SAM riboswitch aptamer (S box leader) from a Chloroflexota bacterium, 110 nucleotides, folded computationally. The sequence was found by an Rfam model in a public genome assembly. Its mean pLDDT, the model's own confidence on a scale to 100, is 85.
[in-house]
RNA sequence: UCCUUAUCAAGAGAGGUGGAGGGCACGGCCCUGUGAAGCCCGGCAACCAGUCCGUCUAAGGACACGGUGCCAAUGCCGGCCUCCCGAUGAAUCGGGAGGAUCGAUAAGGC
Numbered sequence: 001u002c003c004u005u006a007u008c009a010a011g012a013g014a015g016g017u018g019g020a021g022g023g024c025a026c027g028g029c030c031c032u033g034u035g036a037a038g039c040c041c042g043g044c045a046a047c048c049a050g051u052c053c054g055u056c057u058a059a060g061g062a063c064a065c066g067g068u069g070c071c072a073a074u075g076c077c078g079g080c081c082u083c084c085c086g087a088u089g090a091a092u093c094g095g096g097a098g099g100a101u102c103g104a105u106a107a108g109g110c
Stems, first nucleotide, its partner, number of pairs: 002109007013041001015040003021031003026078003042071003047067002050063004075102001080099008
């Protein structure tokens, strides 16, 4: 890198340092010298592991040392497919729902 499974509408500092960028890519639209990224501290969460409860010895629940991860905006919005509603006779435009693809994270695997 790739494959499989699961989750992605919640949650998380007016701290220190650092100095100009960042939000995956593209198009938007945002955040940012009222201080970006990174690093330290702090925090959130409960995917893995652990302890306990529970049980069909399944499901499920609690805790939170450890392994990740995460701490603006729904994965910030959009793109592809199907359907619905409205303006319409149509073209076309706007809005909504579901799905897919892609992406991120965890665990296992080749």